[in-house]
């Protein structure tokens, strides 16, 4: 320089163009227990990396760009 690929909750990740974006782990409170652990059980937490199009609708399709990974000159 070039190609390929990730970016979503605190952390690991799901998530065929269509309702309120989920899971598990931690976290908080409640059940249970003598107290704690393990379990159940409820909630809290998200500018879906930025920034443009496209579409009636976009976390998803395009295009630019930032960071991070892998390859090639």
């Nucleotide at each position: 320089g070039c190609g390929c690929u990730g970016a979503u909750a605190a952390c690991u990740c799901a998530g065929c163009g269509g309702u309120u974006a989920g899971a598990g782990u931690g976290u908080g409170a409640g059940a249970u227990u003598g107290c704690a652990g393990a379990u159940c059980u409820c909630a809290a937490g998200g500018u879906c990396c930025c920034u443009g199009g496209u579409u009636c609708g976009a976390g998803u399709c395009c295009g630019g760009g930032u960071c991070g990974g892998c390859g090639c000159u």